[in-house]
Molecule: Glycine riboswitch aptamer
Organism: marine sediment metagenome
RNA sequence: AUCGCGAGAGAGUGUCCCGGCACUAGGCCCGGGAUCGCCGAAGGCGCAACCCGCCCGGAAACGCUCAGGCAAACGGAUCGUGAU
Numbered sequence: 001a002u003c004g005c006g007a008g009a010g011a012g013u014g015u016c017c018c019g020g021c022a023c024u025a026g027g028c029c030c031g032g033g034a035u036c037g038c039c040g041a042a043g044g045c046g047c048a049a050c051c052c053g054c055c056c057g058g059a060a061a062c063g064c065u066c067a068g069g070c071a072a073a074c075g076g077a078u079c080g081u082g083a084u
Base pairs, nucleotide, nucleotide: 001084002083003082004081005080006079007078012036014035015034016033017032018031019030020029021027037070038069039068043066044064045063046062050058051057
C1' cells in the first nucleotide's frame, strides 16, 4: 500500500413540475427535472496546528463546500483484526 471481516457520524425520505403505477376521484409509491434549506468522515482545495535539530520537505479529524451526501440501501474518514 492492497484485500477480507467487524465497528462507523452528521444533515429535509422539504417544495413544485413532468412521467409511471394505481385509480370513479383521492395517493403516504417509483423515476426524472427545477428550486430552497442543511451536513462533512470519499475525493479536492486552503490556512497551517503539527512532524523534522534547522533548511528543504511532509501535512490535520482545522477551514471551504467544487464534488459528494441529507428515509433505507450503497458509500464513508477513522479504529480493531487477519492475510499478501